[in-house]
Context: one part of a larger RNA
RNA sequence: GCCAGGGAGUUUAUUUUUGUGGCGAGGUUAACCAACUUUGUUGGGCAGCCGGAGCGAAAGCGAGUCUGAAAAGGCGUGAGUCACAGGGAUAAGACCCGAAGCCAGAUGAUCUAUUCCUGGGCAAGGUGAAGUCUCCCUAACGGGGGAUGGAAGCCUGAACAAACUCUGCGUGCAUACGUGUUGAUGACCUGGGAAUAGGGGUGAAAAGCCAAUCUAAUCUGGCGAUAGCUGGUUCCUGUUGAAAUAUGCCAUAGUAUAGUCUUGCGUUAGAUGCCUACGGGGUACAGUACGGAUUGAACUUGCAGAGCGUUUUUGCUACGGAGUUUUUUCCAACUCAGAAUCUGUAGGUUUCAUAGCAGGAAGCAGGGGCGCGGGGUAAGCUCGUGCUCCGAGACCGGAACAACGGAGCCUGAGGUUAAGGUCCUUAAAUAUCUGUUAAGUGCAAAUCAAGUUAGUCUGGAAUCUGAGACAGCAGGGAUGUAGGCUCAGAAGCAGCCACCAUUUAAAGAAAGCGUAACAGCUCACCUGUCGAGAUUUUAGGCGACGUAAAUGGACGGGGCUAAACAGAUUACCGAUACCUCAGUCAUGCUCGGUAGAGCAUUGAAGUAAACAGGCGUUCUGUCUGCGUAGAAGUUUUUUCGUAAGAAAGAAUGGAGCGGGCAGGAAUGAGAAUCCUGGC
Numbered sequence: 001g002c003c004a005g006g007g008a009g010u011u012u013a014u015u016u017u018u019g020u021g022g023c024g025a026g027g028u029u030a031a032c033c034a035a036c037u038u039u040g041u042u043g044g045g046c047a048g049c050c051g052g053a054g055c056g057a058a059a060g061c062g063a064g065u066c067u068g069a070a071a072a073g074g075c076g077u078g079a080g081u082c083a084c085a086g087g088g089a090u091a092a093g094a095c096c097c098g099a100a101g102c103c104a105g106a107u108g109a110u111c112u113a114u115u116c117c118u119g120g121g122c123a124a125g126g127u128g129a130a131g132u133c134u135c136c137c138u139a140a141c142g143g144g145g146g147a148u149g150g151a152a153g154c155c156u157g158a159a160c161a162a163a164c165u166c167u168g169c170g171u172g173c174a175u176a177c178g179u180g181u182u183g184a185u186g187a188c189c190u191g192g193g194a195a196u197a198g199g200g201g202u203g204a205a206a207a208g209c210c211a212a213u214c215u216a217a218u219c220u221g222g223c224g225a226u227a228g229c230u231g232g233u234u235c236c237u238g239u240u241g242a243a244a245u246a247u248g249c250c251a252u253a254g255u256a257u258a259g260u261c262u263u264g265c266g267u268u269a270g271a272u273g274c275c276u277a278c279g280g281g282g283u284a285c286a287g288u289a290c291g292g293a294u295u296g297a298a299c300u301u302g303c304a305g306a307g308c309g310u311u312u313u314u315g316c317u318a319c320g321g322a323g324u325u326u327u328u329u330c331c332a333a334c335u336c337a338g339a340a341u342c343u344g345u346a347g348g349u350u351u352c353a354u355a356g357c358a359g360g361a362a363g364c365a366g367g368g369g370c371g372c373g374g375g376g377u378a379a380g381c382u383c384g385u386g387c388u389c390c391g392a393g394a395c396c397g398g399a400a401c402a403a404c405g406g407a408g409c410c411u412g413a414g415g416u417u418a419a420g421g422u423c424c425u426u427a428a429a430u431a432u433c434u435g436u437u438a439a440g441u442g443c444a445a446a447u448c449a450a451g452u453u454a455g456u457c458u459g460g461a462a463u464c465u466g467a468g469a470c471a472g473c474a475g476g477g478a479u480g481u482a483g484g485c486u487c488a489g490a491a492g493c494a495g496c497c498a499c500c501a502u503u504u505a506a507a508g509a510a511a512g513c514g515u516a517a518c519a520g521c522u523c524a525c526c527u528g529u530c531g532a533g534a535u536u537u538u539a540g541g542c543g544a545c546g547u548a549a550a551u552g553g554a555c556g557g558g559g560c561u562a563a564a565c566a567g568a569u570u571a572c573c574g575a576u577a578c579c580u581c582a583g584u585c586a587u588g589c590u591c592g593g594u595a596g597a598g599c600a601u602u603g604a605a606g607u608a609a610a611c612a613g614g615c616g617u618u619c620u621g622u623c624u625g626c627g628u629a630g631a632a633g634u635u636u637u638u639u640c641g642u643a644a645g646a647a648a649g650a651a652u653g654g655a656g657c658g659g660g661c662a663g664g665a666a667u668g669a670g671a672a673u674c675c676u677g678g679c
Base pairs, nucleotide, nucleotide: 001679002678003677004676005675006674011092012091013090014089015088016087017086018085019084020083021082022081023080026050027049028048032044033043034042035041036040054061055060064075065074066073067072095232096231098229102222103221104220105219106218107217113196114195115194116193117192118191119190120189121188122186124156125155126154127152131148132147133146134145135144136143137142160183161182162181164180166178168177198214200210201209202208235614236613237612238611239610240609245258246257247256248255249254261360262359263358264357265356270352271351273349274348275347276346277345278344279343280342286335287334291331292330293329296326297325298324299323300322301321303320305319306317307316308315309314366390367389368388369387370386371385372384373383374382375381395406396405397404410583411582412581413580414579415578416577420573421572422571423558424557425556429570431569432568433567434566435565436564442560443559451545452544453543455542456541457540458539459538460537461536462535463534464533472529473528474527475526476525478502479501480500483497484496485495508523511522512521513520584604585603586602587600588599589598590597591596615668617665618664619663620662621661622660623659624658625657626656633652634651635650636649637648638647639646640645
């Protein structure tokens, strides 16, 4: 891991509600006793209990009573009781399994910690303390040399002890083996025997150790401790179908009440859309009349600031303040005004099914989208609010994708559409008409911004233009004069002032380059040539840039210049939607003695949950059957039933087994790191 077997709402008492039955102003026995056909049945047993009258604190009164001066109000004035069955509640282990823990009594120091008693052990080598002998120095104390000697929690290193490194090995009857390492006459190691015991011991102290168990050992008991927590909880079908909110709670993983769901009874009290009439409101937008904020300007005011002047009063002000007027921009806590939507009452009309009471729950972790808000830089963020969907919703589309679009699911068959699509993948147009795009832009609902753009397309406006525009090319572009000043120089062109006049088709006291200063080259301006539109500006469409992420990569892909984008048109494809046909079930109504038939603008998704009806297992009673001419069981095929399941045939098997009607349950297995066994 698989298979088989086992495995979880039970029982008793009390109580409440529903159903069925008996009796009924009554109902009913308990213990116990007797008889008998003695695991029981029948007959007694009237104690007790419930009901039959209530109200009041009570005296008390009584279909009433209590409060009250009264008005008025509270509680009463409708049959119960016993048994059985179903649903709940309470007390019990109370659906099952599961703690860590707490307490009590015992058992442990053969492991290990420390101590005591009694024994044992430490190859070999090195160093060479004190002391002693001797020689020398010294007045002495003392010192030095050489021998001898053999100290030391000394050194090297086996046995022995340890466990510091590596992590080779790879679980070996659970910390080993291996490699290097440390101590090795000592606070050393070790055999045997004793002592200390669980809030206690022992501890050179790590909360270490106390028998593979230690921040309180082990065993047994209290004990089925308790668990608001995790997991599990076994056959079928039908009807309805939630909530993740409010309030309270040492409450936030829970629970109670309300709201929501369900079942029964049940009433007209209810709900719903539209119209009319009369009302409510201060939001959106907007506005500046009030409050507040805010831009510029003008005016007024010397105003406990500031500066300046006088200095005795005080005076002035291009600083600052305050006020008025005007102007600009605003406001959740501003409103002179003010919608849409929403909503109250009444009437009319439409549609629907509901108020209330009683039994039972689940649930009180919610989430996404859209609209409107509070917080936050923001978030697949958080807190509200209205609608909606997921939750509890299949199917089609969106490549895939709880909540985005379409659409709300009984069974079978056929057709038509929705969203979305129609080159291939892939069902259906390589459809039609008109434009745009050249960027593979795009082929994405899920959009990259401000900004830039002689990319291209389409509008508008203004100006010039066959009296020749615009661009190109050619020619002219002069004179007074080198204007005056300045200056070394200043001649159109360093700088300052002025910026006139003449000749002209036109030509600035000069727009730029240039020179030391001149010179020189262009320009403005004019003419010629050429021959038809040109220049400027504004708006829109589709593009371009702006535009950066880590393996090579994504329009789903192939690929496409349309198979892209925009506008228009017609076909087709495409869902469990809609329609048609056949059938099933539910609900209601009508007919019918049941069975059943017909009708309906009816209905058929569903988690938690409520309710209803069935299937199967085993046992009991009773009635009735089958079986060696083959029971149960097993294997397999077919039929019936919506299903749980049932029946029949064949084979195997070889002795028991069904059906009807009732009754009783240790009554249904896939899950619980479930239990036992097998493989």

Large-subunit ribosomal RNA, domain II from a Candidatus Pacearchaeota archaeon, 679 nucleotides, folded computationally. It matches the Rfam family "Archaeal large subunit ribosomal RNA". Rfam links the family to the GO terms ribosome and structural constituent of ribosome. The prediction has a mean pLDDT of 83.